This is a predicted structure of a 92-nucleotide RNA (c-di-GMP-I riboswitch aptamer) from a bacterium.
């Protein structure tokens, strides 16, 4: 010094809720909070999931609005997983 492992130490992040703000939504940033998190840092590369706009078929039928299916096209989610990268410490 490296790989596996996660006791212990020293910290680190922060869910549900709230509050303020941004987005059409899904979300997503500040402040408050703390469920939990050995990568619960990053990274949309693969595979679930949401969201809008279109098309499509029901259902209504003046319409309106609800619903299936569609990568068509565009987003979002890394605290759904796989994957890539990076990192603190050092018992067994």
């Nucleotide at each position: 010094a490296g790989u596996c492992c996660g006791a212990a130490a020293a910290g680190g992040c922060a869910a549900a809720c709230u509050u303020c703000g941004a987005g059409u939504a899904a979300u997503c940033g500040g402040g408050g909070g703390g469920c939990g998190c050995a990568a619960a840092g990053c990274u949309a590369c693969g595979g679930g999931a949401c969201u809008u706009u279109c098309c499509u078929g029901u259902u209504a039928a003046c319409a309106a609005a609800a619903u299936u299916g569609g990568u068509a096209a565009a987003g979002u989610u890394a605290g759904c997983u796989g994957g890539g990268u990076u990192g603190c410490c050092g018992a067994c």

It matches the Rfam family "c-di-GMP-I riboswitch aptamer". About the family: GEMM was predicted in a large-scale screen for bacterial structured RNA regulatory elements.
The coordinates come from a structure-prediction model, not an experiment, and the mean pLDDT is 85.